[in-house]
Context: one part of a larger RNA
RNA sequence: GAUGAACGUUGGCGACGUGCCUAACACAUGCAAGUCGAGCGGUGAAGAAGAGAGUGAUCUUUUCGGAGUGAACUUUUUUCGGAUCAGCGGCGGACGGGUGAGUAAUACAUGAGGAACCUGCCCUCUACAAGGGGAUAGCCGGGGGAAACCGCGAUUAAUACCCUAUGAGACCACGAAAGUGCAUACUUUUGGGGUUAAAGAUUUAUCGGUAGAAGAUGGCCUCAUGACCCAUUAGCUAGUUGGUGAGAUAACAGCCCACCAAGGCGACGAUGGGUAGCCGGCUUGAGAGAGUGAACGGCCACAUUGGAACUGAGACACGGUCCAGACUCCUACGGGAGGCAGCAGUGGGGAAUAUUGCACAAUGGGGGAAACCCUGAUGCAGCGACGUCGCGUGAGCGAAGAAGGCCUUCGGGUCGUAAAGCUCUGUCCUAUGGGAAGAAAAGGACGGUACCAUAGAAGGAAGCCCCGGCUAACUACGUGCCAGCAGCCGCGGUAAUACGUAGGGGGCGAACGUUAUCC
Repeated sequence: GAUGAACGUUGGCGACGUGCCUAACACAUGCAAGUCGAGCGGUGAAGAAGAGAGUGAUCUUUUCGGAGUGAACUUUUUUCGGAUCAGCGGCGGACGGGUGAGUAAUACAUGAGGAACCUGCCCUCUACAAGGGGAUAGCCGGGGGAAACCGCGAUUAAUACCCUAUGAGACCACGAAAGUGCAUACUUUUGGGGUUAAAGAUUUAUCGGUAGAAGAUGGCCUCAUGACCCAUUAGCUAGUUGGUGAGAUAACAGCCCACCAAGGCGACGAUGGGUAGCCGGCUUGAGAGAGUGAACGGCCACAUUGGAACUGAGACACGGUCCAGACUCCUACGGGAGGCAGCAGUGGGGAAUAUUGCACAAUGGGGGAAACCCUGAUGCAGCGACGUCGCGUGAGCGAAGAAGGCCUUCGGGUCGUAAAGCUCUGUCCUAUGGGAAGAAAAGGACGGUACCAUAGAAGGAAGCCCCGGCUAACUACGUGCCAGCAGCCGCGGUAAUACGUAGGGGGCGAACGUUAUCC
């Protein structure tokens, strides 16, 4: 000098940051990924109109028994209307968010290569969309189960599924020619053959579908170099090293398998052990370097522990599936449910680290034609002097100097223009009124916030450490090797500038010291 700090004393305001470094310990509760009815069959609320029935106000008439008229209410039904909702289907749940357990190299950084590769949505271009079919959720019926949920029967739709057609510059195998390179080879032109596609919706504006090419973006693979400690770790290795063939993959490769050969690595440190996510950066330093990897950004790995695949353009998938283990919970004991290293929050551990807040207004993301819906990403607010920065706690005048304290050689000195007093100011503050930008027509969580105006009032706002030397700052009293101090040297045993208190002084200041760690 620095810190994601902690502790002690003290503590006025604001802005911007930042806040479980320990138990990758266990988690109550709520929320954190949905959306599309303009893909589909259904469901069909509110409301509107019409018709029937019942009760029946009012009015008319009356021979006073009644008859007619029929507002309003109730109910039934029809036609519109379309809210809502489970299901099928599509897209998204592989992003965003968290953590650093593992990992010393399948990671990371930098630089190359892929003539060995993939890429949904998006942009551009070319071509196309013909004809059919059978199911299945849902609904209905009827069952089993405590539940989770699961069979059975009948039946229905689609942009769900399947068949046929058409079809190339796509793919496959077989040729021909030309050119090029970096070895396998690659590119272009060309011949005939084989294989393969589609889906509609609608408010008629469009949005979608299929095949191909190219781009962009994202990924995958390979190589080189770099980067911790231990030699009190010296030998390690049988899929091991290479070849041939077959398989697997988007793709290369012992990636996997069969056979063959006997190789491969190592004092330029193999192998083993320990520790550790890596980097941009950050801290320090004149630099070289040393230390570090919080926050922010990039990459990687992980998601209760271990394993596995499915779906998909993309996962071997945090809030998906299956199996096994530990743990917790429900149970009718037969069986089931769960995974905060998402945001809050709880217990525990710890010296120690926050609210079970508001809003989708902005930025961004998912879905949708859109309206819009979702979004603990994000924007904000709350808490903490945890850090940095800014501001204040008043300003001017005011005595040869009040009172009081302390010291004293008793003369005085000092606190000290300090106070009082007088004259002002209004940063912060309080009250009242106005009141944003951030938002493109409307739409603001923040927020009646920032800011502005008026009024009030010096009022509400200073402490901490030190004073022997290092090291800026000295006296008195108390104590008497006691009590105590201390970073080092060292102080204290009767005049202690070193302990304790007081006065004075020095330093820093909403902080000041101590401890820990790094340079």
Molecule: small-subunit ribosomal RNA, 5' domain
Organism: uncultured bacterium